[in-house]
RNA sequence: GCCCCUGUAGCUCAAGAGGAUAGAGUGGCGGCCUCCUAAGCCGCAGAUCCCGGUUCGAGUCCGGGCAGGGGCA
Numbered sequence: 001g002c003c004c005c006u007g008u009a010g011c012u013c014a015a016g017a018g019g020a021u022a023g024a025g026u027g028g029c030g031g032c033c034u035c036c037u038a039a040g041c042c043g044c045a046g047a048u049c050c051c052g053g054u055u056c057g058a059g060u061c062c063g064g065g066c067a068g069g070g071g072c073a
Base pairs, nucleotide, nucleotide: 001072002071003070004069005068006067007066010026011025012024013023019056028044029043030042031041032040049065050064051063052062053061
């Protein structure tokens, strides 16, 4: 330098071939329970890598970047 894959809560993952309020586990905070703690139960906050484009509508499609991984040179 070229090619391929990946990028979504703090972390690990979902989101049927574009459509409803982007969900789950774990973690965090608050509460219930308990003599206390743990466990259990309930609630709350928290995310689409960035910039454009297509579309009535984009996490999803297209272009260009950035970052990580792999392959070739």